The part of an RNA shown here (large-subunit ribosomal RNA, domain VI) has 252 nucleotides and comes from a Bacteroidota bacterium. It matches the Rfam family "Bacterial large subunit ribosomal RNA".
Context: one part of a larger RNA
C1' cells in the first nucleotide's frame, strides 16, 4: 500500500512443505515343495529398534527462588542468637519453571495411474505371437488419502455480523505472562482479581528462638515445630485514574 465504504470474526483450497522407515519372534506349519538334508508364499499375531511431535502426572536433571547442616574470618559491646565475605564459602535436600535418559502419541490401512516384469484376445505372416487396434495384473517411485501453512491464489475468493458518520472499530497509555531482544501475539483495565500485598493452602526443607521439664554432661522432650512457598484459591488494600489521537470514503 494494495484488493474500490468501512470494521470485526469465520472458512474454501489454487499452491508450498512435512511425513512415508525397519527387525526379531510366535502361528499358519515342519505344512506345500523335496530322496533326503532342508523348508515356503499367502494370511493371522506379539514385542523391539532408530525416528519424530506434544508434555512433565510418573522416573530422574538442574533449580545462585527456598529450608537446613558445618568451616575460617569480620562486625552486631559480650553470652546466647544472627549477618557480611570466602566460587552459592563449603555441604545435604528442593517447589515453580526448563528439561531426556521419564511419559503418551505416529508411520496403518485404501484408492487411481503405472515402471520392469506377467497375461487375454489377435492380425500383419490361414501358423505362431502381451501389441500393431483392443483389454488386464502389477512397485518404498507418481497423483491422492494423513499432518501443517495457505486469497499479495494482484485470478485479491466465500460466509455471517456490525456501523451508516461525534459512527462501527482500532489505537496512545496503565497492570502484565501461556507471550517476548525490540517489536509483535495473548490476558486483563473499577461494569475489575491483570499484577503487587494480605489470608489460606498443594508443596519444599527437617524440629527455630525464648522457656519448661529430664539428664554430671553432650543431648533429649514439649514440637509435622519454625521458615519458605515462582503453584493453587479467596480477598479491591495497592497500582490499572481521567482522557487524547486515529477512523468519517463510495453513497445517502
Nucleotide at each position: 500500500c494494495g484488493c474500490u465504504a468501512g470494521u470485526a470474526a469465520a472458512u474454501u483450497g489454487a499452491g508450498a512443505g512435512g511425513a512415508c522407515a525397519u527387525g526379531a519372534c510366535c502361528u499358519u506349519a515342519g505344512u506345500a515343495c523335496g530322496a533326503g538334508a532342508g523348508g515356503a508364499c499367502c494370511g493371522g499375531g506379539u514385542c523391539g529398534u532408530a525416528u519424530g511431535u506434544a508434555c512433565c502426572g510418573c522416573u530422574g536433571g538442574u533449580g545462585u527462588a527456598u529450608c537446613g547442616g558445618u568451616u575460617g574470618u569480620g562486625c552486631c559491646g559480650c553470652c546466647a542468637g544472627g549477618u557480611g565475605c570466602a566460587a552459592u564459602g563449603c555441604c545435604g535436600a528442593g517447589u515453580a519453571g526448563c528439561u531426556a535418559u521419564g511419559u503418551a502419541c505416529a508411520g496403518c490401512a485404501a484408492g487411481g495411474a503405472u515402471a520392469a516384469a506377467c497375461g487375454c484376445u489377435g492380425a500383419a505372416a490361414g501358423c505362431a505371437u502381451c501389441u500393431a487396434a483392443g483389454c488386464g495384473u502389477g512397485a518404498a517411485a507418481c497423483c491422492u488419502u494423513c499432518c501443517u501453512c495457505a486469497a499479495g491464489a494482484u485470478g485479491a475468493g466465500u460466509u455471517u455480523a456490525c456501523u451508516u458518520u461525534u459512527a462501527a472499530g482500532g489505537g496512545c497509555c496503565g497492570u502484565c505472562a501461556a507471550a517476548g531482544a525490540c517489536u509483535a501475539u495473548g490476558a486483563c483495565g473499577u461494569u475489575g482479581a491483570u499484577a503487587g500485598g494480605c489470608u489460606a493452602u498443594a508443596g519444599g526443607u527437617g524440629u527455630a528462638a525464648a522457656g519448661a521439664u529430664g539428664g554430671u554432661a553432650a543431648c533429649a522432650u514439649c514440637a509435622a515445630a519454625g521458615c519458605c512457598a515462582a503453584g493453587u484459591a479467596g480477598u479491591a488494600c495497592u497500582a490499572a485514574u481521567u482522557g487524547c489521537c486515529c477512523g468519517u470514503a463510495a453513497g445517502c
The sequence was found in a public genome assembly. The coordinates come from a structure-prediction model, not an experiment, and the mean pLDDT is 88.